[in-house]
RNA sequence: GCCCUCGUAGUUUAAUGGAUAAAACAAGCCCCUCCUAAGGGCUAGCUGCAGGUUCGAUUCCUGCCGAGGGCA
Repeated sequence: GCCCUCGUAGUUUAAUGGAUAAAACAAGCCCCUCCUAAGGGCUAGCUGCAGGUUCGAUUCCUGCCGAGGGCA
């Protein structure tokens, strides 16, 4: 330099054009318990950045940034 894959909550992953972006663990509050752990209930929190296509974009296209891999 060229090519491929990936980037979603604090962490690990779903959702692959459609209505409110979902779950587990973690966090906060409450219940339970003599206390703690375990268990139960509730709450908050997320689409890397900028454009484009579309009635509608996490999803498709382009560029940039970052991570991993391959070729030279």